[in-house]
RNA sequence: UAGUUAUCAAGAAAGGUGGAGGGAAUAGACCCUGUGAAGCCUUAGCAACCCUUUGUCCCCUAAUUCAAAGAAGGUGCUAAAUUCUAUCCGAUUUCCAGAGUAAUGGAUUUUGGAAUAGAUAACAA
Numbered sequence: 001u002a003g004u005u006a007u008c009a010a011g012a013a014a015g016g017u018g019g020a021g022g023g024a025a026u027a028g029a030c031c032c033u034g035u036g037a038a039g040c041c042u043u044a045g046c047a048a049c050c051c052u053u054u055g056u057c058c059c060c061u062a063a064u065u066c067a068a069a070g071a072a073g074g075u076g077c078u079a080a081a082u083u084c085u086a087u088c089c090g091a092u093u094u095c096c097a098g099a100g101u102a103a104u105g106g107a108u109u110u111u112g113g114a115a116u117a118g119a120u121a122a123c124a125a
Base pairs, nucleotide, nucleotide: 001125003123004122005121006120007119008118013043014042015041016040017039021032022031023030026086027085028084029083044078045077046076049074050073051070052069053068054067055066082117087114088113089112090111091110094107095106096105097104
């Protein structure tokens, strides 16, 4: 660097340094920030992907499955849903066109799912 799989509405911050930006990218919105941004360092914490233990499915045995408990170690994370919207398919509110009450079309409110992009982990190259 591209790939595969899983997860992404929960959770968890203080100090030092630094000195103006930050919230991935594009656009818009919104938000954080001299009551001190990013970055870096220290300590603490969260979580449970890898991991540890026990049980369990399959099995000749081990691993692969599933469940519970745990937190020593490897990552990760510690404002706001991945801050929100964007593309596609539905449901829904109101209005308009149409009309015979409707089908249908347009705008709009709320909302569900999927995709794309991204982040993290594990795996293999």